About this RNA: Predicted 3D model of an 81-nucleotide RNA (c-di-GMP-I-GGC riboswitch aptamer) from a Deltaproteobacteria bacterium. The source organism's lineage runs through Bacteria, Pseudomonadati, Myxococcota and Myxococcia. Its mean pLDDT, the model's own confidence on a scale to 100, is 78. The sequence was found by an Rfam model in a public genome assembly.
RNA sequence: AGAGAAAAAGCCAAACCCAUCGUGAGGUGGGGACGGAAAGCCACGGGUCUGAAUCAAACACAGAUAGCCGGGUUGCCUUUA
Numbered sequence: 001a002g003a004g005a006a007a008a009a010g011c012c013a014a015a016c017c018c019a020u021c022g023u024g025a026g027g028u029g030g031g032g033a034c035g036g037a038a039a040g041c042c043a044c045g046g047g048u049c050u051g052a053a054u055c056a057a058a059c060a061c062a063g064a065u066a067g068c069c070g071g072g073u074u075g076c077c078u079u080u081a
Base pairs, nucleotide, nucleotide: 001080002079003078004077011036012035016031017030018029019028020027021026034067040073041072042071044070045069046068047065048064049063050062051061
C1' cells in the first nucleotide's frame, strides 16, 4: 500500500423486557443476542420516519435514523506484496 474468503484476541449489540427522558420519530441505562469488518465518529447528498403547540394534507421549517445507501474521517484483526 492492496484485499476481506475463512477466523475472532479484543469490540459493538437487532427483536423483546424493565427503568427513564421526549408531543413524537427516537435517545439513555440495565437485561438480552439477530447480526456486524467499521454496527467507531460526522446529518454533507439521497432515502425513510416524526412534529404537541395547530382539523387534515402538501410545501416550508424543526427534528430522528450512522444497524437504509452513498460520501468524509479515524482505527482493530486476518491476509497479500